Small-subunit ribosomal RNA from a metagenome, 1419 nucleotides, folded computationally. RNAcentral holds the sequence, with entries from SILVA. Rfam family: Bacterial small subunit ribosomal RNA. Model confidence (mean pLDDT): 85 of 100.
RNA sequence: AGAGUUUGAUCCUGGCUCAGGAUGAACGCUGGCGGCGUGGAUAAGGCAUGCAAGUCGAACGCAUUUAGUUGCGUGGCAAACGGGUUAGUAACGCGUAGGAACGUACCCUCGAGUCGUGGAUAAUCUGGAGAAAUCCAGGAUAAUACACGAUGUACUCUCCGGAGUAAAGAUUUAUCGCUUGAGGAGCGGCCUGCGUCCCAUCAGCUUGUUGGUAAGGUAAUGGCUUACCAAGGCUAUGACGGGUAGGGGGUGUGAGAGCAUGAUCCCCAACAUUGGAACUGAGACACUGUCCAAACUCCUACGGGAGGCUGCAGUCGAGAAUAUUCCGCAAUGGGCGAAAGCCUGACGGAGCGACGCCGCGUGCAAGAUGAAGGCCCUAGGGUCGUAAAUUGCUUUUCUUUGGGAAGAACUUAUAUGACGGUACCAAAGGAAUAAGAGGUUACUAACUCUGUGCCAGCAGUAGCGGUAAUACAGAGACCUCAAGCGUUAUCCGGAUUUAUUGGGCGUAAAGCGCGCGUAGGCGGGUCUAUUAGUCGUGGGUCAAAUUUCGGAGCUCAACUCCGAAACUGCUCACGAAACGGUAGAUCUUGAGAUAGUGAGGGAUUGCUGGAACUCAUGGUGUAGUAGUGAAAUGCGUUGAUAUCAUGAGGAACACCGAAGGCGAAGGCAGGCAAUUGGCACUUAUCUGACGCUGAUGUGCGAAAGCGUGGGUAGCGAAUGGGAUUAGAUACCCCAGUAGUCCACGCCGUAAACGAUGCAUACUCGGCAUAUGGAGAUUCGACCCUCUGUGUGCCUUAGCUAACGCGUUAAGUAUGCCGCCUGGGAAGUACGAGCGCAAGCUUAAAACUCAAAGGAAUAGACGGGGAUCCGCACAAGUGGUGGAGCAUGUGGUUCAAUUCGACAACAAGCGGGAAACCUCACCAGGACUAGAAACUUAGCUGCAAGCUCUAGAAAUAGAGCCGCCUUCGAGGGUGCUAAGCAGGUGCUGCAUGGUUGUCGUCAGCUCGUGCCGUAAGGUGUUCCCUUAAGUGGGGAAACGAGCGCAACCCUUGUCGCGUGUUAUAUAUGUCACGUGAGACUGCCUUUGUAAAGAAGGAGGAAGGAGAGGAUGACGUCAAAUCAGCAUGGCCCUUGAUGUCCUGGGCGACACACGUGCUACAAUGGUCGGUAUAGAGGGUUGCCAAAUCGCGAGAUGGAGCUAAUCCCAAAAAACCGGCCCAAGUUCGGAUUGGAGUCUGCAACUCGACUCCAUGAAGUUGGAAUCACUAGUAAUCGCGAAUCAGAAUGUCGCGGUGAAUACGUUCUCGGAUCUUGUACUCACCGCCCGUCACGUCAAGAGAGCCGAUAACACCCGAAGCUCCUGCGUUAAAACAGGAAUUACGGUGGGAUUGGUAAUAGGGACGAAGUCGUAACAAGGCA
Repeated sequence: AGAGUUUGAUCCUGGCUCAGGAUGAACGCUGGCGGCGUGGAUAAGGCAUGCAAGUCGAACGCAUUUAGUUGCGUGGCAAACGGGUUAGUAACGCGUAGGAACGUACCCUCGAGUCGUGGAUAAUCUGGAGAAAUCCAGGAUAAUACACGAUGUACUCUCCGGAGUAAAGAUUUAUCGCUUGAGGAGCGGCCUGCGUCCCAUCAGCUUGUUGGUAAGGUAAUGGCUUACCAAGGCUAUGACGGGUAGGGGGUGUGAGAGCAUGAUCCCCAACAUUGGAACUGAGACACUGUCCAAACUCCUACGGGAGGCUGCAGUCGAGAAUAUUCCGCAAUGGGCGAAAGCCUGACGGAGCGACGCCGCGUGCAAGAUGAAGGCCCUAGGGUCGUAAAUUGCUUUUCUUUGGGAAGAACUUAUAUGACGGUACCAAAGGAAUAAGAGGUUACUAACUCUGUGCCAGCAGUAGCGGUAAUACAGAGACCUCAAGCGUUAUCCGGAUUUAUUGGGCGUAAAGCGCGCGUAGGCGGGUCUAUUAGUCGUGGGUCAAAUUUCGGAGCUCAACUCCGAAACUGCUCACGAAACGGUAGAUCUUGAGAUAGUGAGGGAUUGCUGGAACUCAUGGUGUAGUAGUGAAAUGCGUUGAUAUCAUGAGGAACACCGAAGGCGAAGGCAGGCAAUUGGCACUUAUCUGACGCUGAUGUGCGAAAGCGUGGGUAGCGAAUGGGAUUAGAUACCCCAGUAGUCCACGCCGUAAACGAUGCAUACUCGGCAUAUGGAGAUUCGACCCUCUGUGUGCCUUAGCUAACGCGUUAAGUAUGCCGCCUGGGAAGUACGAGCGCAAGCUUAAAACUCAAAGGAAUAGACGGGGAUCCGCACAAGUGGUGGAGCAUGUGGUUCAAUUCGACAACAAGCGGGAAACCUCACCAGGACUAGAAACUUAGCUGCAAGCUCUAGAAAUAGAGCCGCCUUCGAGGGUGCUAAGCAGGUGCUGCAUGGUUGUCGUCAGCUCGUGCCGUAAGGUGUUCCCUUAAGUGGGGAAACGAGCGCAACCCUUGUCGCGUGUUAUAUAUGUCACGUGAGACUGCCUUUGUAAAGAAGGAGGAAGGAGAGGAUGACGUCAAAUCAGCAUGGCCCUUGAUGUCCUGGGCGACACACGUGCUACAAUGGUCGGUAUAGAGGGUUGCCAAAUCGCGAGAUGGAGCUAAUCCCAAAAAACCGGCCCAAGUUCGGAUUGGAGUCUGCAACUCGACUCCAUGAAGUUGGAAUCACUAGUAAUCGCGAAUCAGAAUGUCGCGGUGAAUACGUUCUCGGAUCUUGUACUCACCGCCCGUCACGUCAAGAGAGCCGAUAACACCCGAAGCUCCUGCGUUAAAACAGGAAUUACGGUGGGAUUGGUAAUAGGGACGAAGUCGUAACAAGGCA
């Protein structure tokens, strides 16, 4: 000090989360020792038991003991301290600094005094009541108890004459006491300034209230109390009310400012079961005193009584949770006492708890075969790891034994230690007694294997898990910390995320719609005076502890002690006078006023004009009109629309008109007049800071809406009708009511926007425009120059996240106001104010999400735009879709119909050829180291072949036959065993390789430079051009790469060379080889003096001559694990392996794709005649000849091929017949007879002959291919192959039509634009409804709580009054005032709960539509 998380990526805004520190903590796992600390935070809930405040015989009486003594009572002092807790309290309670009208026992200092007398009384004794607590009566007695008298330094009162007021003795010869006065110290009471939480959805509060006078009261001031008088007092600088809370020193954190907190220790306050009250006393309204009331608990003989752990232990309860019913007064301190001493749960210690901090240990050294074992592995090894074993050493700790403190002195001597036989020291023994927790995807240090398979689970955030998980679980390894480690909770930090230090407001959240103006804040120049601000110097205080620094003591440290600093504050005194304030004087530049000039849809009122529109009346005139994408509703023969004339009405003002003018904003437009507000300029004069802003307040404020009364032509929510549509409560059309208009009154809101508050000052320019002034010029004006004030555009510096702003700032500064602090819930609920209502203003929370958002970037997309291309459309030709058949697919069927491929990019595809084989499928029969392979070991003269038997075959059995050799059991073969084989089993979403498609489309990128904060851009855009990112020009780019083109092959023309074959030979043809030729080269026109384009010449060929091969970066998780290869997983003895026989892949209601043959006369059939190219051939092609109607057979010449063969080309041409028909078209289907191949044609081949002769007469919606040697049409060949093409791949023959053109359809390219899309429009996304969960609000009501008020009742106590009583009192009796608790009542505030209804949030793939994002299809 930062990091993660919004996006495809970027910058910004902004929230959420993490890393750090801390705790009186708790929980989980684990746990060796010691020191020092610390430990009921919840129920201020209830408490059994014990202890926690006594002491004094040197004040006194009585009793008691042999005595020391002890007990009871009177009396004195103490019990108001110490200890606990934080309920209450928002307060002079606390903190700090001051103050005057006070008190003070014990202590200190000083002064004065201490004389005399008297009557009681308790305990005890006697009697009595009661269960007890306790009480009553009688008699006796003492005092340092009580009372009276005297004196009185003094004190109090005073009318200044005077009056009043004390005392106590004890013991013993020295003190302690007592009374009184003054002073001190310490302590306490009171008053004041300042500081001290949240809510304004608490805005007004107050009657002893504010002040005065008098009296009372108090230790003392004071409405503290009472009477009278006055009517005040507090409040936006927050009164009053509500909520919460003990305050401080400090503590935690933080760089600090701050923020949070108030355990332990110290100071103060308050409280003592709850409420009230006084008594005693120096001091209390009293924790372990008294009285009363209430609740609770206990005792009881039922009549009455007792109690108060928020002291120390302990117990119950509640709780996540907090200890021993310990030892001792040895020390320190307190009370009493003359003292010894007694008391002290204060305190000193011990115990329990890893609760915290600190320290120590669990060994050290050597030790490699790098053991065993675990884990991993590329199988080589690596790692745990010098780790262990083993050897040597040490003994902190541990155990045992011995020794053994300081803390101790008060007090001369003696004595005195709870802790404790503790700390510490010594000796002996022996590595002996001692390691875990969390983590390992990123943040964040640390990685592999196995299991699991969106399951189980993890998670602080992002997120991980759907079969190769470093994220789950286990294991190993590693990392961090360590007697601890993690988790949870809370606080600070990071968070500059409330911003004083130190933020913002055009678009991210955020400028009030706009003026006027109160309080407040801020305020021009000069001079003088002053000094509650400010600055300086000094004094006081800021308790100690804490903190920091220096030092010291415990072996160190924690801890403790000493010293210094600090404690940023408050206060007093003195000084200064720049700034600020205050007072005074003065000035003119800010502000204002007067005079002059000027522009203007500024405002209000009245009058008035024309065009248009509608209506009415009349004329002309006839069938339509109106409306739309197209229609219909509507209007019209009762005469519309159209047209002419006249009249009526209401609303709005064309042209001028503009980036223009005016106004504070809203807003303002025909013309004229009246009244009126503001503004600008010029020159002068005057006032003399009069100013700026502006909370609360007040006024204005579009449209819509509301009230009353008018008005209503057009338009037009609602509504009706017609269309559209799946629907259409819409868009379109026909009508049409409120309203729009006027007057008066409300409402008070808008994207009221420049999304930009007002004012002032400063900071480059250019252009335009509105309106003033001046100059120059002119006869006058215009133009021109300068200068104000407005309104705009572009731009420099600067600013900004960017976009952009830029003298009209979003720049640089100042003053004041308003507003913001993640998204949603929500501008909503509740409350309040306003309003006739609608509603407006103010304005939350629970809950929920990890984002929401701004600007810009690259893509993709658009029912956005521009440009261009393509058999894309158009123009043509021929098809498909209808028929029959072939073939593939789906579906169905089946024991099986093996599998894959599914828009384009599957479907005559893998398969370039399923009768067996192929073969993966089915049924059945068999085999198991296997049908084929490698290695090792052992055994073996055995395999193969032939014959026979069984069987469907595989196979099994029998027989025959039967190795080589260098003689080493060497090689081969077989058998056995171990490693292993095998798999067309799964995953193409684990892969390689290959392929399809966009697309032979013209694109896709890089280096350096430059621009930008960055993503990225530029280059590659622009202009011209091209088939082309092809070329040229220009340009912050310059170059380059993959693509394009070219190089390669075929073909078209020619030359040359060669010549097997063919031919009678040669030229030629032909074949092979090698060259030439074409380059916009030439001419004209055009174009930028370009690239190029158009036309022409020549030429076999002309602008790429034609065709092929060649396929950029990438896209589709496209296809293929079944061509091959391959990771992982799975099967391996009735196998998912292997062999065999048979079947199946060939099924058939049906649907689709691709083809073939046709429907005929441009034809069919018969006969004749002619002309190719390219291929193939020895397991082959097969000639002649003969036989057969034919398929074919016999035959065998020739050919390893320019030689022989396949081989006949067919359309075409010539001639004959057919004559428009289901035919001499068409050939399906079926019957019969055959041929060939092959072990084998039944399922299931091809072909031939005879016979049969189906559908079909040109094909609906729709759809496909093709631009020239192309389409169409005609045959030929080849691969595969024993045989089996209508398919595929090739070859040639004949040989067209059309293209105006780019509006439209489809696809593509480039640029641009919008975007809320990026899984990229097959995108995103909204609302209702249905279901579930949750929180909050409303709610007839119901149940509480709190604080007041009114009335009733009224204990105890103090005070007062009366009576009685007394020497006087007290007591007693009665009463008054006050008052706690209690009761009643109506309201207030607040909480809980509730039928029901409504909205909100979230939830798996529900329903209905498609509102928004593109012109989102109606912006």